Predicted 3D model of a 72-nucleotide RNA (transfer RNA) from a Candidatus Woesearchaeota archaeon.
It matches the Rfam family "tRNA".
[in-house]
């Protein structure tokens, strides 16, 4: 330098045009003499950045940034 894949909550991730998911973690409640576990509730996301297509983009297209792998 070229090719492929990946980037979504603090962490690990689902979703792949039509309201953004779950687990762990975090906060509150319940239970206990107390703690842990269990159960219930809640907060937390400019979906890597910018632009384009579309009535509508996390999803499709382009450019960039970061990461992984391959070829030279």
């Nucleotide at each position: 330098g070229c090719c492929u894949c990946c980037g979504u909550a603090g962490c690990u991730u689902a979703g792949c045009g039509g309201u953004a998911u779950a687990g762990c973690g975090c906060g509150g409640g319940u239970u206990u003499c107390a703690u842990a576990a269990g159960c219930c509730c809640g907060a937390g996301g400019u979906c890597g950045a910018g632009g384009g297509u579309u009535c509508a983009a996390u999803u499709c297209c382009c450019u960039c940034c970061g990461g992984a792998g391959g070829c030279a």